[in-house]
RNA sequence: GGGCCGUUAGCUCAUUUGGUAGAGCGCUUGCCUUGCACGCAGGAGGUGGCCGGUUCGAGCCCGGCACGGUCCA
Repeated sequence: GGGCCGUUAGCUCAUUUGGUAGAGCGCUUGCCUUGCACGCAGGAGGUGGCCGGUUCGAGCCCGGCACGGUCCA
């Protein structure tokens, strides 16, 4: 320098054909308990790496850039 993959909640990851963004763990409130843990029922938390483009509409499609991984030189 080039090819490929990845970047989404605090963490690990879904979201396959473009139509309101989710799960587990964690955090938190209530119930339960003498109390804690477990369990049960709720809740908060996301400008989807950045900048543009296409579209009525983009996490998803296109371009550039950044970062990480991997391979080639």

Transfer RNA from a Patescibacteria group bacterium, 73 nucleotides, folded computationally. Rfam family: tRNA. The organism belongs to Bacteria candidate phyla, within Bacteria. The sequence is in RNAcentral, with records from ENA.